[in-house]
RNA sequence: GCCUGGGUGGCUCAAUGGUAGAGCAGCGGAUUUGUAAUCCGCAGGUUAAGGGUUCGAGUCCCUUCCCAGGCUCCA
Numbered sequence: 001g002c003c004u005g006g007g008u009g010g011c012u013c014a015a016u017g018g019u020a021g022a023g024c025a026g027c028g029g030a031u032u033u034g035u036a037a038u039c040c041g042c043a044g045g046u047u048a049a050g051g052g053u054u055c056g057a058g059u060c061c062c063u064u065c066c067c068a069g070g071c072u073c074c075a
Stems, first nucleotide, its partner, number of pairs: 001071007010024004018055001026042005048064005
C1' cells in the first nucleotide's frame, strides 16, 4: 500500500430504511439482624467524524480516523 470484518450507554452486545434497546455494572427502594442473593424502580447515547441519497439513515453511498485479521512490497 491492497483486501475483509468491525466501531452503538461504563462493559458485552442487539436493532428489516420507520419510536435507539437488552444483559451486566451504577443509583434509589423493598426484603434480611446484617451482607450476599432475589424483587421493584431510576438514570445513563454526538450510533467513530464529515458529507450525500431519502418523506425518513445506526442501517444505503462517498471521504477520513481507529481496531482486528489476511495479502503484498521494501537490501
A computed fold for a 75-nucleotide RNA from a Fimbriimonadaceae bacterium, annotated as transfer RNA. It matches the Rfam family "tRNA". It was read from a public genome assembly.